This is a predicted structure of a 530-nucleotide part of an RNA (small-subunit ribosomal RNA, 5' domain) from an uncultured bacterium. Its Rfam family is "Bacterial small subunit ribosomal RNA". Model confidence (mean pLDDT): 83 of 100.
[in-house]
Context: one part of a larger RNA
RNA sequence: GGAUGAACGCUAGCUACAGGCUUAACACAUGCAAGUCGAGGGGCAUCAGGGAGAUAGCUUGCUAUCUCCGCUGGCGACCGGCGCACGGGUGAGUAACGCGUAUCCAACCUGCCCCGAGGUCAGGGACAGCCCGGCGAAAGUCGGAUUAAUACCUGAUGGUCUCUUUUGAUGGCAUCUGAGGAGGAGUAAAGAUUCAUCGCCUUGGGAUGGGGAUGCGUAGGAUUAGGCAGCAGGCGGGGUAACGGCCCACCUGGCCCUCGAUCCUUAGGGGUUCUGAGAGGAAGGUCCCCCACACUGGUACUGAGACACGGACCAGACUCCUACGGGAGGCAGCAGUGAGGAAUAUUGGUCAAUGGGCGAGAGCCUGAACCAGCCAAGUAGCGUGCAGGAUGACGGCCCUACGGGUUGUAAACUGCUUUUAUGAGGGGAUAACGUGUGGGACGCGUCCCAUAUUGCAGGUACCUCAUGAAUAAGGACCGGCUAAUUCCGUGCCAGCAGCCGCGGUAAUACGGAAGGUCCGGGCGUUAUCC
Numbered sequence: 001g002g003a004u005g006a007a008c009g010c011u012a013g014c015u016a017c018a019g020g021c022u023u024a025a026c027a028c029a030u031g032c033a034a035g036u037c038g039a040g041g042g043g044c045a046u047c048a049g050g051g052a053g054a055u056a057g058c059u060u061g062c063u064a065u066c067u068c069c070g071c072u073g074g075c076g077a078c079c080g081g082c083g084c085a086c087g088g089g090u091g092a093g094u095a096a097c098g099c100g101u102a103u104c105c106a107a108c109c110u111g112c113c114c115c116g117a118g119g120u121c122a123g124g125g126a127c128a129g130c131c132c133g134g135c136g137a138a139a140g141u142c143g144g145a146u147u148a149a150u151a152c153c154u155g156a157u158g159g160u161c162u163c164u165u166u167u168g169a170u171g172g173c174a175u176c177u178g179a180g181g182a183g184g185a186g187u188a189a190a191g192a193u194u195c196a197u198c199g200c201c202u203u204g205g206g207a208u209g210g211g212g213a214u215g216c217g218u219a220g221g222a223u224u225a226g227g228c229a230g231c232a233g234g235c236g237g238g239g240u241a242a243c244g245g246c247c248c249a250c251c252u253g254g255c256c257c258u259c260g261a262u263c264c265u266u267a268g269g270g271g272u273u274c275u276g277a278g279a280g281g282a283a284g285g286u287c288c289c290c291c292a293c294a295c296u297g298g299u300a301c302u303g304a305g306a307c308a309c310g311g312a313c314c315a316g317a318c319u320c321c322u323a324c325g326g327g328a329g330g331c332a333g334c335a336g337u338g339a340g341g342a343a344u345a346u347u348g349g350u351c352a353a354u355g356g357g358c359g360a361g362a363g364c365c366u367g368a369a370c371c372a373g374c375c376a377a378g379u380a381g382c383g384u385g386c387a388g389g390a391u392g393a394c395g396g397c398c399c400u401a402c403g404g405g406u407u408g409u410a411a412a413c414u415g416c417u418u419u420u421a422u423g424a425g426g427g428g429a430u431a432a433c434g435u436g437u438g439g440g441a442c443g444c445g446u447c448c449c450a451u452a453u454u455g456c457a458g459g460u461a462c463c464u465c466a467u468g469a470a471u472a473a474g475g476a477c478c479g480g481c482u483a484a485u486u487c488c489g490u491g492c493c494a495g496c497a498g499c500c501g502c503g504g505u506a507a508u509a510c511g512g513a514a515g516g517u518c519c520g521g522g523c524g525u526u527a528u529c530c
Stems, first nucleotide, its partner, number of pairs: 001530004006526005013382005019375002021340001026338003030335003035082003040079002043075002047073003050069008089293003098218008108210002113206008121155004131144005161186007171176001191198002219265003226256003231253004236248003268290004272283004295316005318329004346372001348371003354368001355366004385416004395407004421467006430457001434453009474519005479500003485514005495502002
């Protein structure tokens, strides 16, 4: 000098864009953050419509109230499907195939999506809900009866597919691979509807996402030198989507290591960021990719996918409720609270856009996201006026030979401008889809045209007009390093200080003043890196 997720002191007009718990992975009140589908289903708690009955008012067919009917729209709870494994947070652990890079899988999986081929037959028994009854303070739970389905089960068919016996083209990379043919065994389905469609099952391929293996690279310590018993390898099995001591029985005795094993300490890794002419050094906050974690430890279930942040079970610590028998909870989601700390924001708005989940769709949900709020904490831009104006005014300060010098064109005064400010008016884009209505085309479920409709931010940004210099400047420093000096006060005191060092009676070094220097909506100090 540059830099920072900074903090502190003094000061502070506006706008835009970025950023904002680095400490206690400490504990959390409250609200929200994952639902959706009635075009899978039984139903009807609730709302609206319709129908029937009764009562009241009475204009004699309307209004009001009550009861009944799932008849219709729809729908709490329930069964079922899909999602909840994404998105969002954090960096505790991890020195590791975790990450980066390169290669391999003839050792693998992949819901939804796309392309191709084929199929969708016949039956059955339950369980929720509803109803009845019991227990419990609650959380909840037990028994009985009845019932639907795209829930569950059985049977049929089996081109394909899987397994197996046999034959066996081809390819190479050791084990190998195994197209094609023949025989045997096994395995499937679900319907809905407003008739437009949407689904379901088997199978081949693709895409996407994942799993595994390996080479190389990846912090410090030798005041850590030996370490390892499923430990190293083999045969056989189990398990897995798959290879493998991953696990197991048996056999062998190996395996790693001064080219640093083992142990200890520290640490998420990368793209990148800072600095530097570079080589290098340092860092890993925001954004993107990967990994790991979800109160602590462990376990599996469901599922295409989890060993699962807002799922389950067990153990533990903590907090809360209790009728003392027993229960409930997990902000490292968004806000917010306490604590810790030098220190880090609102218990805001909207799903309008982008994206995600579900749905045929309308749509619903979305603290993802987009916006707004707070903060000079960063970067950039704009402004605090411009021109003229000397009897060089007054005042301040300094010198003095009393003439002066300096502040200083600075002010006053004259003319001009209006960014900004205040007031008034205008004001587009982010919107395209989609949907409704009307019309048209063909490849018949898609497309096209017209029209209507959809904006949180927000009447915001921006533009114009009016008013009037009006609303807006400070901080540090002045002995040398280092740009900038005099006077007064103090008297080794009070104090300064980054280093050298100043201060004991004329201090350019302390305190004040005047003047000056540097930077400027900032300026200094502290901390850290180069």